[in-house]
The part of an RNA shown here (large-subunit ribosomal RNA, domain I) has 590 nucleotides and comes from a Dehalococcoidia bacterium. Its Rfam family is "Bacterial large subunit ribosomal RNA". The organism belongs to Dehalococcoidia, within Bacteria. The RNAcentral record of the full RNA draws on ENA. Model confidence (mean pLDDT): 82 of 100.
Context: one part of a larger RNA
RNA sequence: GGCCCACGGUGGAUGCCUUGGCGCCAAGGGCCGAAGAAGGGCGUGGCAAGACUGCGAAAAGCCUCGGUGAGCUGUCUAGCAAGCGUAGCCGGGGAUUCCCGAAUGGGGAAACCCGUUCCGGCAAAACCGGGAUAGCCCUAUCUGAACCCUUAGGGUAGGGCGGGUAAGCGAGAGAACUGAAACAUCUCAGUACCUCGAGGAAAAUAAAUCAACCGAGAUUCCCCUAGUAGUGGCGAACGAACGGGGAAGAGCCCAAACCUCUGGAGCUUAGUGGACUGGAGUCCUAUGUUUCAGGGGGGUUGUAAGGCGCAUCUGGAGAAGCUCCAGUUUCUCCAAGGGAGUUAAAAACCUCUUCUUUAGCCGAAGGCUCUGGAAAGGGCCGCCAUAGCGGGUGAAAGUCCUUUAGGCGAAAAGGAAGGGGCUCCCGAUGCGUUCUUGAGUACCACGGGACACGAGAAAUCCCGUGGGAAGCUGGGGGGACCACCCUCCAAGGCUAAAUACCCUUGGCGACCGAUAGCGUACCAGUACCGUGAGGGAAAGGUGAAAAGAACCCCGGGAGGGGAGUGAAAUAGACCUGAAACCGUGGGCCU
Numbered sequence: 001g002g003c004c005c006a007c008g009g010u011g012g013a014u015g016c017c018u019u020g021g022c023g024c025c026a027a028g029g030g031c032c033g034a035a036g037a038a039g040g041g042c043g044u045g046g047c048a049a050g051a052c053u054g055c056g057a058a059a060a061g062c063c064u065c066g067g068u069g070a071g072c073u074g075u076c077u078a079g080c081a082a083g084c085g086u087a088g089c090c091g092g093g094g095a096u097u098c099c100c101g102a103a104u105g106g107g108g109a110a111a112c113c114c115g116u117u118c119c120g121g122c123a124a125a126a127c128c129g130g131g132a133u134a135g136c137c138c139u140a141u142c143u144g145a146a147c148c149c150u151u152a153g154g155g156u157a158g159g160g161c162g163g164g165u166a167a168g169c170g171a172g173a174g175a176a177c178u179g180a181a182a183c184a185u186c187u188c189a190g191u192a193c194c195u196c197g198a199g200g201a202a203a204a205u206a207a208a209u210c211a212a213c214c215g216a217g218a219u220u221c222c223c224c225u226a227g228u229a230g231u232g233g234c235g236a237a238c239g240a241a242c243g244g245g246g247a248a249g250a251g252c253c254c255a256a257a258c259c260u261c262u263g264g265a266g267c268u269u270a271g272u273g274g275a276c277u278g279g280a281g282u283c284c285u286a287u288g289u290u291u292c293a294g295g296g297g298g299g300u301u302g303u304a305a306g307g308c309g310c311a312u313c314u315g316g317a318g319a320a321g322c323u324c325c326a327g328u329u330u331c332u333c334c335a336a337g338g339g340a341g342u343u344a345a346a347a348a349c350c351u352c353u354u355c356u357u358u359a360g361c362c363g364a365a366g367g368c369u370c371u372g373g374a375a376a377g378g379g380c381c382g383c384c385a386u387a388g389c390g391g392g393u394g395a396a397a398g399u400c401c402u403u404u405a406g407g408c409g410a411a412a413a414g415g416a417a418g419g420g421g422c423u424c425c426c427g428a429u430g431c432g433u434u435c436u437u438g439a440g441u442a443c444c445a446c447g448g449g450a451c452a453c454g455a456g457a458a459a460u461c462c463c464g465u466g467g468g469a470a471g472c473u474g475g476g477g478g479g480a481c482c483a484c485c486c487u488c489c490a491a492g493g494c495u496a497a498a499u500a501c502c503c504u505u506g507g508c509g510a511c512c513g514a515u516a517g518c519g520u521a522c523c524a525g526u527a528c529c530g531u532g533a534g535g536g537a538a539a540g541g542u543g544a545a546a547a548g549a550a551c552c553c554c555g556g557g558a559g560g561g562g563a564g565u566g567a568a569a570u571a572g573a574c575c576u577g578a579a580a581c582c583g584u585g586g587g588c589c590u
Base pairs, nucleotide, nucleotide: 001589002588003587004586005585006584007583008582009581015575016541017540020512021511022509023508024507025506026505027504028503029502030501031164032163039100040099041098042056043055044054046080047079050076051075052074062094063093064092065091066090067089068088071084072083073082105114106113107112115133116132117131118130119129120128121127135161136160137159138158139157140156141155142154143153169197170196171195172194179186183233209216210215220247221246222245223244224243230238231237251494252493253492254438258297259296260295261294262293263292264291265290266289267288273284274283275282276327277326278325279324280323281322302472304437305436306435307434308432309431310430311429312428313427315334316333317332318331319330320329321328337426338425339424340423341422349421350420351419352418353417354416355415356414357413358412360408361407362406366381367380368379369378370377382399383398384388390402391401392400443467444466445465446464447463448462449461450460453479474489475488476487477486478485528535529534548574551562552561553560554559
């Protein structure tokens, strides 16, 4: 020095465990903010230095209403002191809520500095407390230049906005790596990123849609159709629809015609016009008429619909339409009948009932004995079960604890459904080339974009530039275009649900089990790194119970040896404790 045996050190694999994570399902919920948010800073405890949690100068809390309750004064963190117990704890509602932060009186190197004004305290100019005091937009109003009027500007009052937000959503703008085995059309991809906006969802939505000569009947989402038809340097690749099956289900309102009212402007002296119609009378410089703006009624359609005019049928009463006669129209109210409604189609609230969420409550049935440190294990004999899910208890418990099956419960606040109050609405038919039915629109040319569709035979939809209709005997579409036929009605608007995402609660898992599972099972978005944007860890386990080793000895201590606890101390600061690596003793070999 090597090999082997035994015993150790180091190290932290493995096994076992789980407080944490991941995913799915079901139910419920979903915006916050100038009434100051999200997020922070600083404070706050009897002993309280640090940190977490809670709270805010009313500061681990205050008031009130319920539930629970024999203990309580949160955690790391034991103890002392002083208390409370109508406490404490849990839930509903309320009060307080420093400073920064959109931060908003001005400033500012966030959590700080400095004002003005009104009110109150005070003897007070000091000081203290309270209120107001940013900007932009809208509405109303006061004032008011150059420049007479007027506007611009300025002031005041009221309302709104601002900022945050993980994912989901709409819109604007919009890459490249990559793939095509290179690369340019193409692809990646309308993705990432940026900006704006809205909501608990968003968007879309009530046919100028499809279809095919049969018919369907808004939108959205899922399954199929189908990797089909197609598109495509016909490469790579992209990729429908019709139709079928499901989830959900809901339809409406304006503009216009016409009637009427208000206001502005213009015209008209009655022969022409108007005052509901016919006749007679009377009146009118607006009570007429044209136009513009606004309010109310009316009306919303494609087998065209509506207005207006005429005709026919349909309860009662009243009023109005200059006077009389005859007729008639409109409006209001009542009755009857019918319908609808708070989420669109108009809108606010009250009440009752039921269910439900936010605390909770009741809830069956076991003993003896053996082993053992400990019984839930073995043996013997029972019992309950609408409950033998799960967890805990010194090993393995239906019957010990907590639960479980089943059942019960809310003063207060929220949600849902239903009833009532309440509110709103309601003639029909026929005839009529009389009026209306969304214009710089449709469409065309050129240039682009979106459609699965790359300019193609390229319809359809949306933009830019330039042209530019019809108007119901009208217009669009049916994949160039034309005819026939069929179908729909653009150029205005609203609309729940089924869908996406997240959170809470409950349940489940051929999901993980500490190099796994979220980055984080542990005081983690922490320590640390970076000027910054940003990056981003490591780190779990004594034991049933601290019973956490009094006392003695060595040592400055660390540490160790006895003693003691414990089932175990090679469980002693820790379960188990592999290997590499390092030793001690022995054997063999050299």